[in-house]
RNA sequence: CGGAGUGUAGCUCAGUCUGGUAGAGCACUACGUUCGGGACGUAGGGGUCGCAGGUUCAAAUCCUGCUACUCCGACCA
Numbered sequence: 001c002g003g004a005g006u007g008u009a010g011c012u013c014a015g016u017c018u019g020g021u022a023g024a025g026c027a028c029u030a031c032g033u034u035c036g037g038g039a040c041g042u043a044g045g046g047g048u049c050g051c052a053g054g055u056u057c058a059a060a061u062c063c064u065g066c067u068a069c070u071c072c073g074a075c076c077a
Base pairs, nucleotide, nucleotide: 001073002072003071004070005069006068007067010026011025012024013023020057028044029043030042031041032040050066051065052064053063054062
């Protein structure tokens, strides 16, 4: 320098193809249970979907640019 992939809750990820209320598990908080803890049960909180712009009635999803990381190749030594 060229190509490909990934970025969504504290963590691991789904959802993107086919645009239409942002989700799951774990974690966290409260309560119950217990002498207490763990485990279990019930309820609850938590998100500008990497950043910016565009298309659209409507964008995590489509288009453009940028950015961080990973992989492959090239170059140099």
Transfer RNA from a Caulobacterales bacterium, 77 nucleotides, folded computationally. Model confidence (mean pLDDT): 82 of 100. Rfam family: tRNA. RNAcentral holds the sequence, with entries from ENA. RNAcentral records the identical sequence in 2 taxa.